Transfer RNA from a Nanobdellota archaeon, 74 nucleotides, folded computationally. The sequence was found in a public genome assembly.
RNA sequence: GAGCCUGUAGCUCAGUCUGGCAGAGCACUACUCUGAUAAGGUAGGGGUCCACGGUUCAAAUCCGUGCAGGCUCA
Numbered sequence: 001g002a003g004c005c006u007g008u009a010g011c012u013c014a015g016u017c018u019g020g021c022a023g024a025g026c027a028c029u030a031c032u033c034u035g036a037u038a039a040g041g042u043a044g045g046g047g048u049c050c051a052c053g054g055u056u057c058a059a060a061u062c063c064g065u066g067c068a069g070g071c072u073c074a
Stems, first nucleotide, its partner, number of pairs: 001073007010026004020057001028044005050066005
C1' cells in the first nucleotide's frame, strides 16, 4: 500500500440481509425470602447503536468519507 471482517447497556452478544417501539443473558440498585449468607422471586436504573455527511415520512439497519481493532496479501 491492497482486500475482507468487526464496532449496539458495565461485560458477552442478538437485531442489519428484508428501514418502522432499541433488546437478551450476566452484572448493578431496591424490596421480598432466610437465624444469616448464597440461590430463588418481584420491581427498577443504565444506550447520542464508533464519528460526520447523504437518501427517506422514517436509519442501529441503505449509500459515501473517515476513525479504531482484527485477519490475509504485498
It matches the Rfam family "tRNA". The family's RNA type in Rfam is transfer RNA. The prediction has a mean pLDDT of 83. The source organism's lineage runs through Archaea, Nanobdellati and Nanobdellota.